[in-house]
Context: one part of a larger RNA
RNA sequence: CUCAGGAGAAGGAACUCGGCAAAUUGAUACCGUAACUUCGGGAGAAGGUAUGCCUCAUUAGCUUGUAGGAGAACAUCCGAAGGGCGAAGAGGCCGCAGAGAAUCGGUGGCUGCGACUGUUUAUUAAAAACACAGCACUCUGCAAACACGAAAGUGGACGUAUAGGGUGUGACGCCUGCCCGGUGCUGGAAGAUUAAAUGAUGGGGUGCAAGCUCUUGAUUGAAGUCCCAGUAAACGGCGGCCGUAACUAUAACGGUCCUAAGGUAGCGAAAUUCCUUGUCGGGUAAGUUCCGACCUGCACGAAUGGCGUAACGAUGGCCACACUGUCUCCUCCAGAGACUCA
Numbered sequence: 001c002u003c004a005g006g007a008g009a010a011g012g013a014a015c016u017c018g019g020c021a022a023a024u025u026g027a028u029a030c031c032g033u034a035a036c037u038u039c040g041g042g043a044g045a046a047g048g049u050a051u052g053c054c055u056c057a058u059u060a061g062c063u064u065g066u067a068g069g070a071g072a073a074c075a076u077c078c079g080a081a082g083g084g085c086g087a088a089g090a091g092g093c094c095g096c097a098g099a100g101a102a103u104c105g106g107u108g109g110c111u112g113c114g115a116c117u118g119u120u121u122a123u124u125a126a127a128a129a130c131a132c133a134g135c136a137c138u139c140u141g142c143a144a145a146c147a148c149g150a151a152a153g154u155g156g157a158c159g160u161a162u163a164g165g166g167u168g169u170g171a172c173g174c175c176u177g178c179c180c181g182g183u184g185c186u187g188g189a190a191g192a193u194u195a196a197a198u199g200a201u202g203g204g205g206u207g208c209a210a211g212c213u214c215u216u217g218a219u220u221g222a223a224g225u226c227c228c229a230g231u232a233a234a235c236g237g238c239g240g241c242c243g244u245a246a247c248u249a250u251a252a253c254g255g256u257c258c259u260a261a262g263g264u265a266g267c268g269a270a271a272u273u274c275c276u277u278g279u280c281g282g283g284u285a286a287g288u289u290c291c292g293a294c295c296u297g298c299a300c301g302a303a304u305g306g307c308g309u310a311a312c313g314a315u316g317g318c319c320a321c322a323c324u325g326u327c328u329c330c331u332c333c334a335g336a337g338a339c340u341c342a
Base pairs, nucleotide, nucleotide: 001337002336003335005333006332007331008330010328011327014326019323027051028050029049030048031047036041038171052093053092054091055090056089061085062084063083064082068078069077070076094098106321107320108319109318110317111316112315113313114312118130119129134169135168136167137166138165139164140163146155147154148153172308173307174306175305177238178237179236182235183234184231185230186229187228188227191226192225193224197220202215203214204213205212206211239257240256241255242254243253266300267297278294279293280292281291282290
């Protein structure tokens, strides 16, 4: 020096990306316990107190229950003896220490995300990802839709719309605005276009002719497309410029251009903010992080869900108390290696 242990003056996170690691806490009984809350929780919240042994003492009490007694009764009840459990109290004793060892929660506050328990990258990711109950749309009338399969057939289902398939969202609470122009989907007895097919008419070849044959292509002609509507918890989308109030500033207001319609509620420097360490407030002596506000949203926004939310989380960020060799700053003890010699 490496590995795995133990102890440490004073300080106590000054370490560090970060309290990583270690330390603290720890049992039982009693007292006591906040915000918030879906009234279940939160909660072991937090924070305290007690704990050994001896005597009273075969303690009080509970339980079992023999002999015995009560009883019409083999029911049931009482119950000396004996066995088991066993508080609470008083007095005393010893030690530095009585849950004397071991086993054995550190705690609290603010906040992001996800409701939750679950699931996952076997072997670098356990999460905010997936799932989830709930919600919504849509398809499907049964020989169902859909899926597998050249097919037979099978699943769906020995089910039948309170069922089954697909898609999205994701407990709960309050809600979910405007746009159907584009793309989808659904509907539409008209019209336009249109394939094969149909084959009016004309023409060519050949033949004496009947005809055979080559060609022309009027007319009729499906779905689809065009067209007309509906539909956004379908895919998606949700503006610009100029002026204006008796300080200034700002613009409730007006004008104009464009659009299918111009972003509503709520939230907002956010897991989204480039400028940016925005500005203000809080916490610190000092804070690019954190919390609360503001709104100038480069480029939030309503089931590609919006905003809240108790509980929960080996989840992310910040703070505090306790605690400590993480550190100031290292030292010592005991062990196994490494190393030296044999």

Large-subunit ribosomal RNA, domain IV from a freshwater metagenome, 342 nucleotides, folded computationally.